[in-house]
Molecule: c-di-GMP-I riboswitch aptamer
Organism: Gammaproteobacteria bacterium
């Protein structure tokens, strides 16, 4: 350095739910709060799920959006037992 991840250390993030706000919605932001997380840091590239639109009545198919805590992938990073 790479891989790896422990009854280690310093720490970090923040599910559900509640309040406020944004959005048609999925969902997102702030505060509280902790289910959990060794990348639960970042990136919509692939798959998947969800929402919306218009159109159709088809064994279909199109456009736009959301989810990174659904999976894979890329990238950066603290510590150092086995």
């Nucleotide at each position: 350095g790479c891989u790896c991840g422990a009854u280690a250390a310093c720490g970090g993030c923040a599910a559900a739910c509640c309040c406020c706000g944004a959005g048609u919605a999925a969902u997102c932001g702030g505060g509280g709060g902790a289910c959990g997380c060794a990348a639960a840091g970042c990136c919509a590239c692939g798959g998947g799920u969800c929402c919306c639109u218009g159109g159709g009545c088809a064994u279909a198919g199109a456009g736009g959006g959301a989810c990174g805590g659904c999976c894979g992938g890329g990238u950066u990073a603290c510590c150092g037992a086995a």